Notes: This is a predicted structure of a 340-nucleotide RNA (Bacterial RNase P class A) from an uncultured Gammaproteobacteria bacterium. The model forms 96% of the base pairs in the Rfam consensus. Model confidence (mean pLDDT): 77 of 100. The sequence was found by an Rfam model in a public genome assembly.

[in-house]
Order: sequence, then structure tokens, then C1' cells
RNA sequence: UGAGUCGACUGUGCAAUCGCUUUAUUUUUAGGAAUGAAGAGGAAAGUCUGGGCUCCAUAGAGUAGAGUGCCAGGUAACACCUGGGAAGUGUGAACUUACGGAAAGUGCAACAGAAAAUAAACCGCAAUUUUAUUGUAAGGGUGAAAUGGUGAGGUAAGAGCUCACCGCAGUUAAUAGCAAUAUUGCUGGCUAGGUAAACCCCACUCGGAGCAAGGCCAAAUAGAAAAGCUAUAGUGCUACUCGUGCUGCUUUUGGGUAGGCUGCUAGAUGUGUUUGGUGACAAGCAUACAAGAUUAAUGAUUGUAUUCAACAGAACCCAGCUUAUAGGUCGACUCAAUUU
Repeated sequence: UGAGUCGACUGUGCAAUCGCUUUAUUUUUAGGAAUGAAGAGGAAAGUCUGGGCUCCAUAGAGUAGAGUGCCAGGUAACACCUGGGAAGUGUGAACUUACGGAAAGUGCAACAGAAAAUAAACCGCAAUUUUAUUGUAAGGGUGAAAUGGUGAGGUAAGAGCUCACCGCAGUUAAUAGCAAUAUUGCUGGCUAGGUAAACCCCACUCGGAGCAAGGCCAAAUAGAAAAGCUAUAGUGCUACUCGUGCUGCUUUUGGGUAGGCUGCUAGAUGUGUUUGGUGACAAGCAUACAAGAUUAAUGAUUGUAUUCAACAGAACCCAGCUUAUAGGUCGACUCAAUUU
């Protein structure tokens, strides 16, 4: 200097005038008025997860169903995050993983090929009483995949048949580690491969509904009508069973209301700092109060500066993940070339 990897910040600024929403003070006969303070995001998006909160409800067990899947931690919790292990990709910094079990069982692998699990012999090689039989799976062919690999010996020709190394198996041993696992040793000629993001098995976890939850106030109507079940019944919890609570429940016809308040923002909260930890994070101290709309608020104009500006708008709240994102800024690390 160039090319990369990982992490983080920002998301036009300032001033003036007018306008909108909430709130405080003062004031006005009421309607209102004046002044001050505050007023969309890093993802508010997706609705994919986990919770807080509310009700069922007095609160359970089982079956079904669903989710997760290496180990250890963090967290209110998680399918999230952190660290480590294994396999794989990359020269590397780093990145990816739907990462338990195939000897419990079932299923699947077209075509080709002799044969794809009740395995099997097409070509080839060898022997022989020679055109047929026997032995063989080293060589060749087919295939995504053909039953350990390389080398040597041995054999009629071959084969773990034997040996060495590698691989594989083991209720294996020692060392390191909380563990996953790694290294080394011992024993065994050991062989029936793949696939579970196929069914399945194993381990762990899981009530349901949701702020249109729920609570209060006001107003209006028809304290209507019919049919059925009715305590050995009905109905809620609950998809089903047991259990348990309540005393009414279901269907049809017809009528009234759709208003207001609350829930609604002081928290698993933000910021700074100290201590502990590899880290996620935890604890202590100090400090701050940052939108609460409800047919749905933050806009317009002017001037100036320059990075000329993207993706995009809260509706009970929070913690994650995923997706979109113009431009600008910062840090650490890797590789290549050159110079000193």
C1' cells in the first nucleotide's frame, strides 16, 4: 500500500416563526388563554420463540400431542447467549453444523449391474478325468455406494490365509479434564455398509386463552317467547380419561346497548463507576424518570452548514432471533507485495 475476517457506533446538524399531542403552573362566566417541560426505532418490521401481567381456578394425575437433542455455564425463561469439544471448509484471521441411537423393529436407495442384505459370480485366474466340473473374489466392468486399505510373504490360482503399519471393535487400562473428549498402551483378525431434515427408540421440557385479557361506572331494553336435558342430570377446568368445582345448561325467534374511566407505563428499567469472572453475566454504590394516542399526535416555512442522506412509524410491556438498510466513523486480527 492492497485484499480480507470479526466486532462496534451513527442514521443529517444548528437557529427562527407558525402548527399538533401529553403534562405542570397561572388565569377565564363557560368555551378557552398564557408560560414552561417532554414527544417513534436500530430494527418500531416479521408474528418466529420465551416470559411478565390478567382470567379460567380450589388445584392435581395420566394418555395423546408438541418442542429440544455434544459438554459445561448464563438468564425470569428459551429453540436465545457465552465458553469448550467433535466433524467439515479456508493459506490464514475465521466460518458452518437439524451434533443422542442403525446390534429394538419397519421402510427406502430409480436405472445400470451377476449381485444392493435370506447377498452374489458377468468377464477374468487356476486345477482337472478338459468344453463340462470344481476352487476363487486379488484384477476388470456397472453404479452415488460392491463388504477394510498399503506393502511383503504364502498359494494350483487367490483371500487377514500370515505378518508390519493404518483403520475398526472393546461393560478395555493409564494420564489430563467437572464433562464432552484427546493422547498413549493392551487384546482381537475383526467386517452386516448407507439413510432417522424417513417412521421409530431414548433423554429432558411443556395447562389453556389472551389487553379486543380483565375491572369499574353510566344509559337503554322485553324480569320476552318456544323446544330439549334436568341432580343416576347439565356444565367449567380440558383434546380425552380419572379427579374436582358450580347449579343450571343447550338450541331457535325477537328486542336494547356499542358511551366513559381504568388496565396504560417507575421497570427482570436506563446511564456512569467499583469488584469478581476467559466470557455471557452477577453483585455494590451513585444518578435519571425520557410517547401513552384511541378515525389514532411530532408537520410546514425560512436561513445556514455539509456526510446532499438509506431501511423505514409505538398502540400492554420486556428479553431474544430473523429480515431490510444509502452514506460515514472506529477498533482488533490475517494474507500478499515493497522499503528500512